RNA sequence: UGACGGAACUCUGGAGAGACUUGCGUAAAGCAAGCGCCGAAGGUGCAAGGCAUAGCAUAUAUGCUCAAACUCUCAGGCAAAAGGACAGGGAUUCUAAU
Numbered sequence: 001u002g003a004c005g006g007a008a009c010u011c012u013g014g015a016g017a018g019a020c021u022u023g024c025g026u027a028a029a030g031c032a033a034g035c036g037c038c039g040a041a042g043g044u045g046c047a048a049g050g051c052a053u054a055g056c057a058u059a060u061a062u063g064c065u066c067a068a069a070c071u072c073u074c075a076g077g078c079a080a081a082a083g084g085a086c087a088g089g090g091a092u093u094c095u096a097a098u
Stems, first nucleotide, its partner, number of pairs: 001097001005094003009090005018035001020034005036078003042074001043072001045070001049065006
């Protein structure tokens, strides 16, 4: 000097699925219960591979580790608002490298 890497911040875009039923409540919001759904906060599970142990062994067995937009649906969500993985922009900062 400084990313085409990391981090938090900010702006824009951003899907799915009952504004369901009953009770409380003037009503809305909300709370409790019930049935039905969704996957894109977060979380669970695992393939190849890797490692370890047993084993003559590259066989085989067991254990550990291991990704996702796949899986589960614990959490969350099912009008709007909010939230929202992810994508792009901005500025800040750390670092690799020089």
This is a predicted structure of a 98-nucleotide RNA (Glycine riboswitch aptamer) from Holtiella tumoricola. The sequence is in RNAcentral, with records from Rfam. Its Rfam family is "Glycine riboswitch aptamer". Its family is annotated with glycine biosynthetic process in the Gene Ontology. The prediction has a mean pLDDT of 79. The organism belongs to Holtiella, within Bacteria.